[in-house]
Context: one part of a larger RNA
Parts: sequence; structure tokens; C1' cells
RNA sequence: GGAUGAACGCUGGCGGCGUGGAUAAGGCAUGCAAGUCAAGGGGGCUCCGCAAGGAGCAACCGGCAGACGAGGUAGGAACACGUAGGUACGUACCCCAAAGUCAGGAAUAACUAGCCGAAAGGUUAGCUAAUACUUGAUAGUCUCUUCGGAGUAAAGAUUUAUCGCUUUGGGAACGGCCUGCGGGCUAUCAGCUAGUUGGUAAGGUAACGGCUUACCAAGGCUAUGACGGCUAGGGGACCUGAGAGGGUGACCCCCACCGAUGGUACUGAGACACGGACCAUACACCUACGGGUGGCCGCAGUCGAGAAUCUUCCGCAAUGGACGAAAGUCUGACGGAGCGACGCCGCGUGGAGGAUGAAGUUCUUCGGAAUGUAAACUCCUUUUGCCAGGGAAAAAGUUAUUGAUUGUACCUGGAGAAUAAGAAGUUGCUAAACUCGUGCCAGCAGCAGCGGUAAUACGAGUGCUUCGAGCGUUAUCC
Repeated sequence: GGAUGAACGCUGGCGGCGUGGAUAAGGCAUGCAAGUCAAGGGGGCUCCGCAAGGAGCAACCGGCAGACGAGGUAGGAACACGUAGGUACGUACCCCAAAGUCAGGAAUAACUAGCCGAAAGGUUAGCUAAUACUUGAUAGUCUCUUCGGAGUAAAGAUUUAUCGCUUUGGGAACGGCCUGCGGGCUAUCAGCUAGUUGGUAAGGUAACGGCUUACCAAGGCUAUGACGGCUAGGGGACCUGAGAGGGUGACCCCCACCGAUGGUACUGAGACACGGACCAUACACCUACGGGUGGCCGCAGUCGAGAAUCUUCCGCAAUGGACGAAAGUCUGACGGAGCGACGCCGCGUGGAGGAUGAAGUUCUUCGGAAUGUAAACUCCUUUUGCCAGGGAAAAAGUUAUUGAUUGUACCUGGAGAAUAAGAAGUUGCUAAACUCGUGCCAGCAGCAGCGGUAAUACGAGUGCUUCGAGCGUUAUCC
């Protein structure tokens, strides 16, 4: 000199774009953050209607989604990440192609009646449906095979337009697994290892494999640092530097991991699942004391700790996502607004003239000098702010309808210099000096150092210097 997710002190006019819990992965009141489908199913309720029928509501069975999106960086020195390869594997939704979609059955929730419980909830009997469950048939390009053969499927709805379902092959994209190489500190850690290293067989997995088990052998790693300890999410990138390097890993993107702590599986194409389940632990809450309930490392917000970090805001109009045939519903993703000079950038706080060099103030050798064209005064302008009027784009669906932001940006008009300047320094380094007070005191200080009666170094005043809506200090990196 540059930089920062900064903090502190003094000061503070406006706008745009960014950015904002770095500490306690500490505890959390409250609201919201994942639902949707009535064109899968049977019933219920409300409204209109004499009825037939129509419209609406949402509990239940069922389907899909909930494994994405959003958050955090605790752990992990590891195939976690990066890069370059490999294959023994899988894939719901989507696209392409081919074939098929036959005949039956038994239940159950809802509901009705009853019972238990403070609640959470539970239980008995009866009734009913399905794209829920299940049996049989059929079987090709599917699977197994001793190549003879054996085995495996389906679901319907309907307003007649279609949407589905089953099997197989291919694609797209995504994922699993394996390997070479690369990137922390430590030897005041020198030996480590029994499923350990390899083989055979079996099991298991979507899949290879000690992944698991039995048996057999005795191997495997290590000074090119094993094993242990400490620290740490990795990368794209960011800061600095002429570069080589050094430092960092906020925001944004990719990957990994985590969801009070520890463990476990279920469902499913996919999880060993943040707002699913079960068990244990700690904590908190409710209780009729018998028993129950909960998990903000989602968005806001609160307490705590801290030098320190925001609104319990608006909207689904746009982009994207889930479901749906669609209309649409949901969406604290997202789009926006709010707060903070936290950062960067831009603009303003007026311009021209104006000497009796006014007054005041400071200094003075008392003559004067400085502040200083500065002010006053004259003429002008209106950025910005204020008032009034007009007023977008962002909207893309064939027509129509649809804007949170927002009466915002922007445009026009009006009044009025009006609404707007400070901070640090002033001995040398280092741009800028005088007077008074103090008297090794009070104090200053980055280093040298200054202060003990004439202090350009402390405190004040005036002048001056630098930067300027900022200026200084502290911390950290180059």
C1' cells in the first nucleotide's frame, strides 16, 4: 500500500447494486415452511330442486409426492474431495418401439351400535367398495436350464376426447461400486494387524468384494513414515503479489456429510429418511398421578453467551417444483419490500460577481497581520429533498383474464439557497505552527521519544494539512 461476513469511537444528506449469527451443532413461546388428486372407491354433510338431477365441503380407503427443494459444517485425514479412467450393477417420472389388458375370490377403513380413558388414544360386534389385497388362465423378444423343459403379468375410469395398467427392448438423465495420481501438522508417536492378508465353499447384495460365516494357509502394512496424536468439510474460487509464491475457503456454484444425543430397521424406484416409525438417554412441557407429548443446523422471532450480525413484513404476478385430464391447490423455494454507511459505485450540501479587505475572533514588535471573496450584499440555477399532475416495462400462453413490487421507476409543473459536513493529524519518519494553561504532575506514544517554569510532542484556543458522508482506532492476511 491492498484486503475484510468485521467490531469500536466521533459524525452522518440521497440513490443503485451487493451483503448481514464468524461465538453456544446452546435452549426455544407463537405462526407459517408438503401436499395434492372427487376423471380410482364407498359412504357422509350442506345448498338448489316436487322429483330426476346439479353444485359444494372435506374425514376415510387408495395413488403419486414427501429421498427434491430449504438449512447447517458437528464429525470425518477418508476413494470425503479434485482429476483421469474402469464396470460386476440399478433406475419411479419422461421419450421411442413391439405385444398384451381374460376369468374369479375373501376381506377391511369409513359408517352404525356399545364399552374404556382426564387426555393422547384404544377396544368389541355388525355392514360395504376400489386403479387396495389375492387365486387361476394365457406367455413372447423375459428369467432359470441338464437345452428336454420349467417359471413369472395386468386395472380400470369415462362426459367417448382420452387418461391409464402389464411385459420386453432401446434412449435420455441420474446413481451404486472399483482404481491410478494430487492436496494438512507431528518421530517428544516406531512398530501395527486375527476377519487381520490370501485361498476354497456357502450365504448375502441391484452389483464385485472378508461384505458375512465355516474350513485351510500365514500372511498383510511400515523410515517413500505404517500405527497413534492434533487440526480440518473438499473443490470451482477469493485476497495479495511483476511473477513464483504466501494466505483464505463468507456470499454464489458443484460434491460430501449432518438433523437434540446414540442405535435400528420398515415402506419405497430411491432413505436406513430434518418437519416418517421404533428403542434407549438427557432436557422441556401437559396431567384427573394412571399416563402422555416434543425436537427451528427451514422463514421470521425469543432467551442465553458474545466486541458483534436484520422484519414474528407482502405475494404466488414472474421463474421453478409437487399433485391433477384440466380448472386449480400448495410452495418462508423464489420474486419483492423493511432494517444496518457493513462494502462498492454515483450524486449532493449551490454557482457567478462582490474590498470600507465590515464586525467578531486569534496573534502582535501595537505599526499591523491572519481568518478572507470568506461573510454581508447583487444576480442566477433547482441536482437532491418537498408538493401537485401523468405514468410504464417486467405478461408468456390463440381470445379473454392475471403485477406482490407500486401509483414504484420515469416524465411534466411549482415554491424555495432553500433540507444536508465532519473526522483525524499538525517534533522527525509525514503534508501541516503559533499563543495560553500545566510543571517528570496531569498526560501522550506506531518507533525514536516528549513533560522537572519560556513544551511547535500533554490540555485548550486560533490557524493550517489530509481525506471527505465519512474519518480514525483495533484485529487478521499478503

Annotation
The part of an RNA shown here (small-subunit ribosomal RNA, 5' domain) has 478 nucleotides and comes from an uncultured bacterium. Its mean pLDDT, the model's own confidence on a scale to 100, is 85.